[in-house]
Order: sequence, then structure tokens, then C1' cells
RNA sequence: GGGCCAUUAGCUCAGCUGGCUAGAGCGUUCGCAUGGCAUGCGAAAGGUCAUCGGUUCAAAUCCGAUAUGGUCCA
Repeated sequence: GGGCCAUUAGCUCAGCUGGCUAGAGCGUUCGCAUGGCAUGCGAAAGGUCAUCGGUUCAAAUCCGAUAUGGUCCA
């Protein structure tokens, strides 16, 4: 220098055949149960879907560039 893959909540990830409101587990906070802890149940908060631009009536999803990481080639 080039090819490929990944980037979504604090962490691990789903969703990626364009359209209901962006979700799960763990974690955090609160409530209930217990004398208390552990644990169980319920609820809540938390996301500019890596960044910028394009296509479209509509983009996490399609296209391009950039950034970071991984991997292969030189």
C1' cells in the first nucleotide's frame, strides 16, 4: 500500500430481504417479599445505531468516503 470482516445501551450481542415504538441477557437504580444478606418477582433509567455525505416518501438496514479494531496478502 491492497483485499476481507467488524463498529447498535456501561459490558456481551440480536436486528441488517428499507416502513409498527430500536431490542435481549448481564449490570445499574427503585419498589415488594426477608430481622438483615443472598435470592426471587415487578418497574425504571440508559442509544445522535462509529463519523460525514448520498439514494429514497421513508435508512441501524442500500451506496460512497473517513476513523478505529481484527485478519490475510504484498

Overview:
A computed fold for a 74-nucleotide RNA from a Patescibacteria group bacterium, annotated as transfer RNA. Its mean pLDDT, the model's own confidence on a scale to 100, is 81. Its Rfam family is "tRNA". It is annotated as a transfer RNA. The RNAcentral record of the sequence draws on ENA.